[in-house]
RNA sequence: GGUAGAGGCGCGCUCCCGAAUAGUAUCUGUCUCCGUUCAAGGCCGGCGUCGGCCGUCGGGGGCGGAAAAAGGCGUGGGCGCCGAAAGCGGGCGCAGGCGCAGGCGUUUUGCUUGGUCUGGCGGAAAAUAUCCGUCCGACUGUCGUUUUUAUUACGGAGAGCUAUC
Numbered sequence: 001g002g003u004a005g006a007g008g009c010g011c012g013c014u015c016c017c018g019a020a021u022a023g024u025a026u027c028u029g030u031c032u033c034c035g036u037u038c039a040a041g042g043c044c045g046g047c048g049u050c051g052g053c054c055g056u057c058g059g060g061g062g063c064g065g066a067a068a069a070a071g072g073c074g075u076g077g078g079c080g081c082c083g084a085a086a087g088c089g090g091g092c093g094c095a096g097g098c099g100c101a102g103g104c105g106u107u108u109u110g111c112u113u114g115g116u117c118u119g120g121c122g123g124a125a126a127a128u129a130u131c132c133g134u135c136c137g138a139c140u141g142u143c144g145u146u147u148u149u150a151u152u153a154c155g156g157a158g159a160g161c162u163a164u165c
Stems, first nucleotide, its partner, number of pairs: 001165005008082001010081006017074002026066010041054004046100005085113006091106004114140004119135006142156004
């Protein structure tokens, strides 16, 4: 250097179904209130500004009718795997131009994390679901040292460990 493996509520992607989102957004009928007369207003992802297009209606509330979706989640199936993968920062791309912040994607790059779980704190989310980060603790795998040679104690990290060529 190549190949093949191990950890276990192990990791990730995807599909069907389901709960919730929610009787919410939205559309529509009616009543009422406010504003406006080429203006108000609307569209081009959020805000500001510029530009373009449309433009006699626009917005709020009550009562009634119809009525979602995405992200996130769960059972099961399939697929790919054991830095599996995740998070943070930078680069590039995506929505009219510029600026600010944010979101998504990326076989582009740097850093951190062996894995799982309860709890505390913080964040995301419609959320007593769930996810992410961090801290204490517990369990577990691996290597080293130690040991009464029983994983007993301590310590390290996956660029590791085991087997084999």
Lysine riboswitch aptamer from a sheep gut metagenome, 165 nucleotides, folded computationally. The coordinates come from a structure-prediction model, not an experiment, and the mean pLDDT is 79. The sequence is in RNAcentral, with records from MGnify.